RNA sequence: UUUACUGAAGGGCAAACCUUCCGAAAGGAAGGGACGCAAAGCUUCCGGUCUAAGUCCCGCAGGGUGGGAUAAGACAGCGGGGUUGCCAGG
Numbered sequence: 001u002u003u004a005c006u007g008a009a010g011g012g013c014a015a016a017c018c019u020u021c022c023g024a025a026a027g028g029a030a031g032g033g034a035c036g037c038a039a040a041g042c043u044u045c046c047g048g049u050c051u052a053a054g055u056c057c058c059g060c061a062g063g064g065u066g067g068g069a070u071a072a073g074a075c076a077g078c079g080g081g082g083u084u085g086c087c088a089g090g
Stems, first nucleotide, its partner, number of pairs: 012037002017032006035077001041083003045080003048075003054070005
């Protein structure tokens, strides 16, 4: 360097989906359920993504339906940062 075989222990979390509840929505909570995860523990400080109640604008004679913009709303299982934790080896 190449090929083949073998490779911890104790465990932890829980995607999609289903049921119920909350929310305008994104999404969240509980129960079931496992796609996966060495931080898929916690935390919005930075970037990113999602939603648009409210607000503003457009259209319409006006209104309504509609369209656009906007986060202090949401995502920690989008990435970075901070912080905490288990085991092994050095």